[in-house]
RNA sequence: UAGAGUUUGAUCCUGGCUCAGGAUAAACGCUGGCGGCGUGCUUUGGUAUGCAAGUGGAACGACGUGUCUUCGGACACGGAGUCGCGAACGGUCGAGUAACACGUAGGAAUCUACCUCUUGGUGGGGAAUAGCCAUGGGAAACCAUGGUUAAUACCGCAUAAGAUCUCCGGAUGAAAGGGCUUAACUGCCCGCCGAGAGAGGAGCCUGCGGCCUAUCAGUUUGUUGGUGUGGUAAUGGCGCACCAAGACUACGACGGGUAGGGGGCGUGAGAGCGUGUACCCCCGAAAUGGCACUGAGACACGGGCCAUACACCUACGGGUGGCGCAACCAGGAAUCGUGCGCAAUGGACGAAAGUCUGACGCCGCGACGCCGCGUGAAGGAUGAAGGCCUAUGGGUUGUAAACUUCUUUUGACGUAACGGAGACGUUGCGUAGAAUAAGCACCGGCUAACUUCGUGCCAGCAGCAGCGGUAAUACGAAGGGUGCAAGCGUUGUCCGGAUUUAUUGGGCGUAAAGCGUUCCGCAGGCGCAUUUGUAAGUCAUGCUUCAAAGCUCGGGGCUCAACCUCGAAAAGGGGUGUGAUACUGCAAAUGUAGAAUAAUGUAGGGGCUACUGGAACUUUGCAUGUAGGAGUGAAAUCCGUUGAUAUGCAAAGGAACACCGAGGGCGUAGGCAGGUAGCUGGGCAUUUAUUGACGCUCAGGGACGACAGCUAGGGGAGCGAAAGGGAUUAGAGACCCCUGUAGUCCUAGCCGUAAACGAUGCUCGCUAGAGAUGGGAAUUUAUUUUUUGUCUCGUAAGCUAACGCGUUAAGCGAGCCGCCUGGGGAGUACGAGCGCAAGCUUAAAACUCAAAGGAAUUGACGGGGACCCGCACAACCAGUGGAGCAUGUGGUUUAAUUCGAGACGAACCGAAGAACCUUACCUAGGUUUGACAUCCCGACGACCGCCAUAGAAAUAUGGCUUUCUUUUAUUAGACGUCGGUGACAGGUGCUGCAUGGCUAUCGUCAGCUCGUGCCGUGGGGUGUUCCCUUCAGUGGGGUAACGAGCGCAACCCUUGCCGUAUGUUAGAUUGUUCAUACGGGACUAUCUUGAUUAAUUCAAGGAGGAAGCGGGGACGACGUUAAGUCAGCAUGGCCCUUAUGCCUAGGGCUACACACAUGCUACAAUGGGGCCGACAGAGGGUUGCCAAGCCGUAAGGUGGAGCUAAUCCCAAAAACGGCCUCUCAGUGGGGAUUGAGGGCUGCAAUUCGCCCUCAUGAACGAGGAAUUGGUAGUAAUCGCAAAUCAGCCAAGUUGCGGUGAAUACGUUCUCGGGUCUUGUACACACCGCCCGUCAAGUCAGAGGAGUUGGGGGUACCCGAAGUUCGUGGGUUUACGGACGAAGGUGAAACCAGCAACUAGGAUUAAGUCGUAACAAGGUAACC
Repeated sequence: UAGAGUUUGAUCCUGGCUCAGGAUAAACGCUGGCGGCGUGCUUUGGUAUGCAAGUGGAACGACGUGUCUUCGGACACGGAGUCGCGAACGGUCGAGUAACACGUAGGAAUCUACCUCUUGGUGGGGAAUAGCCAUGGGAAACCAUGGUUAAUACCGCAUAAGAUCUCCGGAUGAAAGGGCUUAACUGCCCGCCGAGAGAGGAGCCUGCGGCCUAUCAGUUUGUUGGUGUGGUAAUGGCGCACCAAGACUACGACGGGUAGGGGGCGUGAGAGCGUGUACCCCCGAAAUGGCACUGAGACACGGGCCAUACACCUACGGGUGGCGCAACCAGGAAUCGUGCGCAAUGGACGAAAGUCUGACGCCGCGACGCCGCGUGAAGGAUGAAGGCCUAUGGGUUGUAAACUUCUUUUGACGUAACGGAGACGUUGCGUAGAAUAAGCACCGGCUAACUUCGUGCCAGCAGCAGCGGUAAUACGAAGGGUGCAAGCGUUGUCCGGAUUUAUUGGGCGUAAAGCGUUCCGCAGGCGCAUUUGUAAGUCAUGCUUCAAAGCUCGGGGCUCAACCUCGAAAAGGGGUGUGAUACUGCAAAUGUAGAAUAAUGUAGGGGCUACUGGAACUUUGCAUGUAGGAGUGAAAUCCGUUGAUAUGCAAAGGAACACCGAGGGCGUAGGCAGGUAGCUGGGCAUUUAUUGACGCUCAGGGACGACAGCUAGGGGAGCGAAAGGGAUUAGAGACCCCUGUAGUCCUAGCCGUAAACGAUGCUCGCUAGAGAUGGGAAUUUAUUUUUUGUCUCGUAAGCUAACGCGUUAAGCGAGCCGCCUGGGGAGUACGAGCGCAAGCUUAAAACUCAAAGGAAUUGACGGGGACCCGCACAACCAGUGGAGCAUGUGGUUUAAUUCGAGACGAACCGAAGAACCUUACCUAGGUUUGACAUCCCGACGACCGCCAUAGAAAUAUGGCUUUCUUUUAUUAGACGUCGGUGACAGGUGCUGCAUGGCUAUCGUCAGCUCGUGCCGUGGGGUGUUCCCUUCAGUGGGGUAACGAGCGCAACCCUUGCCGUAUGUUAGAUUGUUCAUACGGGACUAUCUUGAUUAAUUCAAGGAGGAAGCGGGGACGACGUUAAGUCAGCAUGGCCCUUAUGCCUAGGGCUACACACAUGCUACAAUGGGGCCGACAGAGGGUUGCCAAGCCGUAAGGUGGAGCUAAUCCCAAAAACGGCCUCUCAGUGGGGAUUGAGGGCUGCAAUUCGCCCUCAUGAACGAGGAAUUGGUAGUAAUCGCAAAUCAGCCAAGUUGCGGUGAAUACGUUCUCGGGUCUUGUACACACCGCCCGUCAAGUCAGAGGAGUUGGGGGUACCCGAAGUUCGUGGGUUUACGGACGAAGGUGAAACCAGCAACUAGGAUUAAGUCGUAACAAGGUAACC
């Protein structure tokens, strides 16, 4: 020392990405009151103008001006010159520099103006020169010549030391005066010269410390050293000559890239990481490059010379220039005034006064940063208005405002004082007045803060995951809120979080990560016991140093703070002294436990070489023999009548070695197998003996290293890439088949990689066991002990994310090596090395994603497995699909053909009745508080009903008729109608993906869960798994589970048998049938046999019984399908409101090339027709069912009895039985279609009803692929009834009874389902996931003919200034040589830019082709 979000359906882990914090020379957006303290150019790009270094008259001469004058001169001021000192400081910047540049600690061979101290001296001469004057040249800058003059300028002479040189004799060798004062000697002050010392400053040398890169591995010739000489203040290859051949380097030389270093600063718990702005120290630079001069000090920012670039002036001859402070231009996201002053601090000069000072002190500008203050305070509820929200009640903004009282920082005005030269600053007093002063960001999570409207995957947001497709707390706005506040956000950068480079403090079986073998081994690292010494590491202690500032602590000063200031301390580093000696190191000695050697045994596919064996195979020859063989899922290609296959004999050839043989053996790994011989390596055991730490590990290095491949030469039976053919297939470049070349084999060499795996580096020690097996030893001969290998198990402990590991560790420790740091790009590009090549080794980046990944869990799925079930298949019966018709749907058409339903689970479905109505659709005509509800106002008295006119009707107009209660009465009330007003009504308008309710479906399948306990880090598991059984999670047994719930079953209804009671209308009027009501009955109970047990369950049979698992119905677990329904109903939101509402008429929903679905009728003789004759059940009926009778061929009409129904009616049941007829034909089968005539319902039958009669008489002769129902009173077949309903398109639906079969071996297959298990890269869950080419867009990188640019080196040419050497000359200086910047030429290399084109990569909702992978992924996958 804080964490959070994000991979998943969920979990744990690994791992990256992101966020919350702090900081900033910052910039941008919005906003902006005051003050203090700080701070403020990015291209070492270019610059107009002004200023930034002068000073001294007490060093010197002359000149000018002014004042005074006693006219002698004096004094003051001034500019120029000589001379001295300064100009090497101060100021700016960080380009270069990886270096003794910096930091720190030391060192010796040095210099030092001014300053301080000590000591000694300061005598006497000389020659010039600027200025000035004159002349001349030049545009200018400036220059030349002649003349004249001074000094503290210059030069000698003298003197001289403790100075210098020295051959030790000696030699060399300085100075300057000035001012004041004195009558003068003189005195004082400032100077000058020599020497010594100091302080401060500077130069030089060395140890140590601090960047990246090995895809830079070798570098170097003045290089390394020596001698000599030169040079310097001084050491030194610093330079030169000669000699030697060294020097540096894996502890990273050389090269490349980047960079000023430090004190410090930021962050961090710290270790660290990042950084070097302002302040301080050091270094470096001064337009670019080079050079020296002067000087104490420079190779000199505001000095000089030269070259170059640029700019300016010019009379074209030639000259001049270099931003320090302000300022300007350009650049840029971006950084200030051409301010004041030398008053303070400091500096230069001066004796001083003083002068100079863009250093500095101040002011100005910028919210750039830090700090402080303010924008008011107290009271104030009707909780005002307005805004916003609302459940319409209210809530919130909100004591907020208004209003009352008070205060006056800041600001305004006035005034005074103080400080300051000034600019200005500071302070006091007074006056009025809440006055002059609040914004920015955010509000889904992380993360404090929520609502409404708008928008509708659009516009947009976004730090991450993500939000937005009509109810967005995530976009935009508003109201409200939260945070900070003169600021707030955003962007960039740094540290932190990140233990995500892990020293503190990580890992490597499967997540990234153990090199193929560590087989050998150098360097390196680590290393047994005892003793002695030493004291390098280590420890203790003393001294010293690490500037100041800063940080920390304690004080102090500005009203506080920031800021300033005083004092102190610590940590850690370096140097040095003294001491200690356990451990490590070093030196020496000794030992034997580690290691090794010898001896004796022993097992083995260890290796190499030679020889050799049999079986099989193929080929060849001969023989026997005949039509096939071979091959496959099935075939074909292929071989065979020129005789195959098969069989026999003989021969040849090559390769591999059955049985033994075993997760058994050997080897470091790769790997090793017939037998024999030779050569040879290693292991193990035992006992003694020997050596005496000889050991372990190992970067680089070396050796070995499967298969495939390569080179050369052999060999070639079988197998067999490529290739050819045949199949399969949509295709088949494959899987399958027939051939078949390289290769496989041998010899010699190369390659150097594999999922080279135990995905597990080597060595040593320690930590329960059990079993198996190979080799050996000992003994008490045994299920013994021990040792060394190999293998299995395992809840010992322990470890692990889990899986698992567990003495053969993945446990606990030690040593050494290798490797990892998100996925992709990529083990790729470039470079380098190796290789004959193939290629291998080493090994990036741009770009892109927010994941990629490991283990385990629950599901789902599998062309995985096991078990089980179902009319699921099979068996059987009858169908559908073909025909005609009916009905529904699609499509098409239409003004409209209203709407919904779409695999199963839409399609005779909503609809249990579309001619009008229904009706939702279309056309037309109307209507607007409405057809319907509530409220308000007015009028009327009814409403209803009737009539007339117009009209298609709705409707409009007119007329007739006309209430109740109450009050004395006008009236009042109720009710109703009409008219009006606005609130509202109304909507079959949208959303079933906003919903309720209801329903379908898996499925009447047997499942789905919970509590407690237990197991697991967790998701979860257990229970519910297992064995037996059942229709059943039904029951039993076992069991870390014990119980429970929803389901199953049962309870309910109906039916089959019996009993009891009742008996209207039933029945045949004696108690039977029937009806109603209530009970009983069956529980596989009982017996026998068999099977099977741990567990009692199953099967067969008997008796009794109506019945031995009785049948049917209702009832539908948790859930699935965003399944269906907003048009049945209800309902949120949205939409319409003279219309998407309402009324009316007519039309449409009934259309018709076609397709599908469900039915009906048939195709006939088991039949059709005619006549005669039987037998049901269940329903319905007063707006009804309707009898008998009569009329009509019939539909029907008439009629009216009976019946509110066990009474009457519908009502005839039909198949069936009997008799007759038809005789296999499109026929007396079949009845479609059409014509004519009737009947019924209804306001109405044309679009568009049903029925009857006569006539007409279509397709159809048993239905392709495919497909449905049914397991018993079932299928099939036959009729009857009802609901809806005026009627009916019903052949539909729902019920009812009549007649009444066939078949089931069985569970391999199809479909569906259940349980367990297994695999998974699926979880929207296989209708999943996902790969590659091609096509298109975008992006970055690589290669690339070439081209452009850059820096550096090298060779040569030329060569300025300057230095140096030589010669000449000698008061001024010339010539030659060497070095030498810049420039030029050439070759080679490197780096960077651009680039036609090329090959890959990444990426992009809905492109093409296939289907490679994930399941046995349909040929197991992978290296």
A computed fold for a 1423-nucleotide RNA from an uncultured bacterium, annotated as small-subunit ribosomal RNA.
RNAcentral holds the sequence, with entries from Greengenes.
Its mean pLDDT, the model's own confidence on a scale to 100, is 82.
Its Rfam family is "Bacterial small subunit ribosomal RNA".